[in-house]
RNA sequence: AAAAACCGGAGGGGAGAGGGCGCGGCAGAGCCGCGACGCCGAAGGCGCAAUCACCCGUAAUCGCUCAGGCACAAGGUACCAUCCGGUUUGG
Numbered sequence: 001a002a003a004a005a006c007c008g009g010a011g012g013g014g015a016g017a018g019g020g021c022g023c024g025g026c027a028g029a030g031c032c033g034c035g036a037c038g039c040c041g042a043a044g045g046c047g048c049a050a051u052c053a054c055c056c057g058u059a060a061u062c063g064c065u066c067a068g069g070c071a072c073a074a075g076g077u078a079c080c081a082u083c084c085g086g087u088u089u090g091g
Stems, first nucleotide, its partner, number of pairs: 003089008012080002018037001021035006038070003044066001045064003052057001
């Protein structure tokens, strides 16, 4: 000086699913809350391998859907790249 992997931070990109039904409040089209049913999965959580490992075990953007979410908008998200910092490794 620079490469790879990992961790953290910053800003950017970033979906999916009922504007349906009933009740209530304000009372005003509409908004909000609750309930039932129906759905979504990319916060989190849980589960699994013919893989790997071989003592126990072992993954996900797969499955479940507890949590969360489902008009527009807002907000949020796994993940992606950029920048900054740190750790480790190799050259």

A computed fold for a 91-nucleotide RNA from a Sulfuricellaceae bacterium, annotated as Glycine riboswitch aptamer.
The sequence was found by an Rfam model in a public genome assembly.
NCBI's taxonomy places the organism under Bacteria, Pseudomonadati, Betaproteobacteria, Nitrosomonadales, Sulfuricellaceae.